[in-house]
Molecule: Glycine riboswitch aptamer
Organism: Gandjariella thermophila
RNA sequence: UGACCCCGUGCGGGAGAGUUCGGGCGGACCCCCGGUCCGCGCGGCGCCGAAGGAGCAAACCCUCCCCGGAACCUCUCAGGCGGCAAGGACCGCGCGGGCGAG
Numbered sequence: 001u002g003a004c005c006c007c008g009u010g011c012g013g014g015a016g017a018g019u020u021c022g023g024g025c026g027g028a029c030c031c032c033c034g035g036u037c038c039g040c041g042c043g044g045c046g047c048c049g050a051a052g053g054a055g056c057a058a059a060c061c062c063u064c065c066c067c068g069g070a071a072c073c074u075c076u077c078a079g080g081c082g083g084c085a086a087g088g089a090c091c092g093c094g095c096g097g098g099c100g101a102g
Base pairs, nucleotide, nucleotide: 001102005098006097007096008095009094010093011092012091013090018045020044021043022042024040025039026038027037028036029035030034046081047080048079052077053075054074055073060068
């Protein structure tokens, strides 16, 4: 001086799943004691999985057994499901730090 890798951080990209059902509140319209549409919130059912969480096989470890043993795989607790926003594994770039091949 310094690659790869690791941690933090900033920016950018970043999927999936409700045109559902029933009340409540408010507004608008109409053929007006009813109906339609929109917004908000509540409950039910349905659904998604790429924050987090949970689970496990082989290799491997061990004399053997047990233990350990990953994920974008599985579960769906949490979270999410018009659009926007938020979140978002992961990817790229910059910055700071660590290790340190050469």